This is a predicted structure of a 134-nucleotide RNA (c-di-AMP riboswitch aptamer (ydaO/yuaA leader)) from a soil metagenome. Of the family's consensus pairs, 92% are formed in the model. It matches the Rfam family "c-di-AMP riboswitch aptamer (ydaO/yuaA leader)". A reference for the family is Barrick et al. (2004), "New RNA motifs suggest an expanded scope for riboswitches in bacterial genetic control", Proc Natl Acad Sci U S A. Model confidence (mean pLDDT): 77 of 100.
């Protein structure tokens, strides 16, 4: 300097990254109306009954199957690069699918309330469509 991301900008103070305030951005909780009334297995002609199983949030970071001591593999789906005049998009190709939090409680949601503004990376440039700039 550029990129992913909400991850910034401004002012002040102390002093080279912290604190405070403001703006902006992102997220969560939370009425009415509306929506919904779980999943798996078993029993029963049916109505229904029994057993087991908590649920939710940030984020792309999830689902199914096979295998395994750990782990690994395949497929689906999602995210990023691909995009070097700028913006949007498709395909090939490449990479990734972590971590953390709430604590038995959360559908949506006006008013209202609360929280966050971290972290990471260093381009491998192929084919094509549209709109601009020069």
């Nucleotide at each position: 300097c550029g990129c992913c991301g909400a991850g910034u900008c401004c002012g002040c103070g102390c002093a080279u990254g912290c604190g405070c305030g403001g703006a902006g951005c992102g997220g969560g909780g939370g009425a009415a109306c509306c929506a919904a009334g779980g999943g798996u297995g078993g029993c029963g002609c049916a109505a229904g009954c029994c057993a087991c199983u908590g649920g939710g949030g940030c984020g792309a970071a999830c689902c199914u199957c096979c295998u395994u001591c750990a782990g690994g593999g395949a497929g689906g789906c999602g995210c990023g690069c691909g995009a070097g005049c700028u913006c949007u998009u498709u395909c090939a190709g490449c990479g990734c699918g972590a971590g953390c939090c709430c604590g038995u409680c959360a559908g949506c949601u006006a008013a209202c309330c609360c929280c966050g503004c971290a972290g990471g990376c260093g381009u491998u440039c192929g084919a094509a469509a549209g709109a601009g700039a020069a």